[in-house]
This is a predicted structure of a 74-nucleotide RNA (transfer RNA) from Araneus ventricosus. The sequence is in RNAcentral, with records from ENA and Rfam. The prediction has a mean pLDDT of 81.

């Protein structure tokens, strides 16, 4: 310089197939259970989906730009 993948709760990721209410799971946290503490059960906290434009009635998913992070070729 070129090609290819990621970026979505703190944390580790799913959601792109087919655009239509953004979710597990760990965490915190209240409460139950326990003589207690751990496990275990419920419930609650939780988000400008990297940024900017642009298409659509509608974008985390599709278009374009550019930022960063890994990887390949030279």
């Nucleotide at each position: 310089g070129c090609c290819c993948g990621g970026g979505u709760a703190g944390c580790u990721c799913a959601g792109u197939u087919u655009g239509g209410u953004a979710g597990a799971g760990c965490g915190u946290u209240a409460g139950g259970c326990u003589u207690u503490u751990a496990a275990c059960c419920u419930g609650a906290c939780g988000g400008u989906c990297c940024a900017g434009g642009g298409u659509u009635c509608g974008a985390g998913u599709g278009c374009c730009u550019g930022c960063u992070c890994g990887g390949g070729c030279g």

It matches the Rfam family "tRNA". Its family is annotated with triplet codon-amino acid adaptor activity in the Gene Ontology. Rfam classes the family as a transfer RNA.